RNA sequence: GGGUCUAUAGUUUAGUUGGUAAAAUAGUGGUCUCCAAAACCACCGUCCGAGGUUCAAAUCCUCGUGGACCCG
Repeated sequence: GGGUCUAUAGUUUAGUUGGUAAAAUAGUGGUCUCCAAAACCACCGUCCGAGGUUCAAAUCCUCGUGGACCCG
């Protein structure tokens, strides 16, 4: 220099064909208990950035950024 893949909650990951973003875990509060743990209930919190297409974008297109890999 050329190419392929990837980015979703604090963490690990789902999200099918464009149609209201989700689970586990962590955190916070509560129930229970003599206390704590476990269990149960509730809450909290999210689409890498910018632009484009569309009635509607995590999803499609372009550029950029970070990461992994291949070729030279």
A computed fold for a 72-nucleotide RNA from a Patescibacteria group bacterium, annotated as transfer RNA. Its Rfam family is "tRNA". By type it is a transfer RNA.